[in-house]
Background:
The prediction has a mean pLDDT of 83. This is a predicted structure of a 547-nucleotide part of an RNA (small-subunit ribosomal RNA, 5' domain) from a metagenome.

Context: one part of a larger RNA
RNA sequence: GAACAAACGCUGGCGGCGUGCUUCAUACAUGCAAGUCGUACGAGAAAAUCCUGGGUAACUGGGAUGAGUAAAGUGGCGAACGGGUGCGUAACACGUGGGUAAUCUGCCUCAAAGUUGGGGAUAAGCCUCCGAAAGGGGGUCUAAUACCGGAUAACAUCCUCGCCUGGCAUCAGGAGGGGAUCAAAGGUUGCCUAUAUUUAUAAGCUAUUGCUUUGAGAUGGGCCCGCGCUCCAUUAGCUUGUUGGUGAGAUAAAAGCUCACCAAGGCUUCGAUGGAUAGCCGACCUGAGAGGGUGUACGGCCACACUGGGACUGAGAUACGGCCCAGACUCCUACGGGAGGCAGCAGUAGGGAAUAUUGCGCAAUGGGCAAAUGCCUGACGCAGCAACGCCGCGUGGGUGAUGAAGUUCUUCGGAAUGUAAAACCCUGUCAGAGGGGAAGAAACUUCCAAAGACAAAUAAUCUUUGGGACUGACGGUACCCUCAGAGGAAGCUCCGGCCAACUCCGUGCCAGCAGCCGCGGUAAUACGGGGGGAACGAGCGUUGUUC
Numbered sequence: 001g002a003a004c005a006a007a008c009g010c011u012g013g014c015g016g017c018g019u020g021c022u023u024c025a026u027a028c029a030u031g032c033a034a035g036u037c038g039u040a041c042g043a044g045a046a047a048a049u050c051c052u053g054g055g056u057a058a059c060u061g062g063g064a065u066g067a068g069u070a071a072a073g074u075g076g077c078g079a080a081c082g083g084g085u086g087c088g089u090a091a092c093a094c095g096u097g098g099g100u101a102a103u104c105u106g107c108c109u110c111a112a113a114g115u116u117g118g119g120g121a122u123a124a125g126c127c128u129c130c131g132a133a134a135g136g137g138g139g140u141c142u143a144a145u146a147c148c149g150g151a152u153a154a155c156a157u158c159c160u161c162g163c164c165u166g167g168c169a170u171c172a173g174g175a176g177g178g179g180a181u182c183a184a185a186g187g188u189u190g191c192c193u194a195u196a197u198u199u200a201u202a203a204g205c206u207a208u209u210g211c212u213u214u215g216a217g218a219u220g221g222g223c224c225c226g227c228g229c230u231c232c233a234u235u236a237g238c239u240u241g242u243u244g245g246u247g248a249g250a251u252a253a254a255a256g257c258u259c260a261c262c263a264a265g266g267c268u269u270c271g272a273u274g275g276a277u278a279g280c281c282g283a284c285c286u287g288a289g290a291g292g293g294u295g296u297a298c299g300g301c302c303a304c305a306c307u308g309g310g311a312c313u314g315a316g317a318u319a320c321g322g323c324c325c326a327g328a329c330u331c332c333u334a335c336g337g338g339a340g341g342c343a344g345c346a347g348u349a350g351g352g353a354a355u356a357u358u359g360c361g362c363a364a365u366g367g368g369c370a371a372a373u374g375c376c377u378g379a380c381g382c383a384g385c386a387a388c389g390c391c392g393c394g395u396g397g398g399u400g401a402u403g404a405a406g407u408u409c410u411u412c413g414g415a416a417u418g419u420a421a422a423a424c425c426c427u428g429u430c431a432g433a434g435g436g437g438a439a440g441a442a443a444c445u446u447c448c449a450a451a452g453a454c455a456a457a458u459a460a461u462c463u464u465u466g467g468g469a470c471u472g473a474c475g476g477u478a479c480c481c482u483c484a485g486a487g488g489a490a491g492c493u494c495c496g497g498c499c500a501a502c503u504c505c506g507u508g509c510c511a512g513c514a515g516c517c518g519c520g521g522u523a524a525u526a527c528g529g530g531g532g533g534a535a536c537g538a539g540c541g542u543u544g545u546u547c
Stems, first nucleotide, its partner, number of pairs: 001547004006543005013393006019386002021351001026349003030346003035077003040074002048065007084304003094228007103221002108217008116150001118148002125140006156181006163174004186209003190205002195202003230276003237267003242264008279301004283294004306327005329340004357383001359382003365379001366377004396426004406417004430488001432483005440474001445469009491536001493534003496517003502531005512519002
């Protein structure tokens, strides 16, 4: 000099864009953060309103709408994404370049084929029992795209027979013969051409969406390898599933990954082992560069989710807002037993020099579900707080000398503050007041018209084109116009040298200053105050850290 996720002191007008617990991976009140689908399925309220019956009345019975709605249940998909944190980890964790002839991949795209015929349950519901609760048991009824057999099936898998091509040892690819094994689920729209009943229906046709099998692609992973990756030798030896082999098991998959047996190996001064510290990178800061430092925000990867362990489900997890066990802690309890996990967004306590709102909205972008209208989304978009940072703007402009007054200094003549003020003439940024007022929103959907595809069809559905309608949290915001009026808007540090800027008074090695050198003991440009000056400016200075 530059920089900062900064803090502190003094000061503080406006706007834009960013950033904001670096400390206790400490503990958490409360609310929200993952649901959705009735075009998979069976069921299905109530309030309220209206009608009506009985009754002297209080009251009570029935029906309709509400409504096939709400809530609940079975089932499907999602919940493995998105969001947070950096504890652990010195490691194939990460970066980079390769390998997989050792591998998986839901949804999506393309291609081929199929979608046949049956069965038994169960939740919800109803009845009942136990329990303070959380919750649970029994009986009985019912449905499915839930569950389970059967049929059929191969270019699929396995076994087998030979053939061809290629390679990298195990092998890979292709065409062919034989044998064995394994599938499925329906929902919705419209129609009557043919068929069947007979006159609008279907097991038929049609369209669409699902389901099953196989191949290919795309996307996303798994595993392996070369190289790179902090400090300590005041850590020198380490290792028994250890190193290798054979066989088996496990896995999507190679492998001591696991096991049985066999051998005795493997690593190491080119730093093994041990200890300390640490998430890694793109990047960021600095620097002419080489380097040095950092890893906050944004992006990629990894790890973790109260602590430790475990598996289940699933295409995918050993799963933050799932389950089980143990532990610590907190809460409820009828003392028998139960409930919980903010390192999601806000917020609270604590810690700390120190870090924000228990805000608005799904309008946009993106995600989940759904045929779709749509629903959900503390992701996200916005707003709030903070000069925390960067950038921009303003706090007025011009004229104005008898160089007014005041103040300071003085050699008492004067000099400085100083065109500065006053005064006169203007302007109108920002803030204020009043009007107008966006872009971000064209999609989806729906309506009209036309053309085309499918089709028996002029039905339905789909595609394309043109036109119309609907949707904004921010926000009455940005922006524009008008009004009034210089009015509401300047500080901070320094002035001995380094280093731009000097005098007076007070103090008297005192009080004090100080980054270094050093000032102060009676004339202090170095302390404190006044005047003057210098630098920067909504900031200025100090401290900390890095180069």
The full RNA is in RNAcentral, with records from SILVA.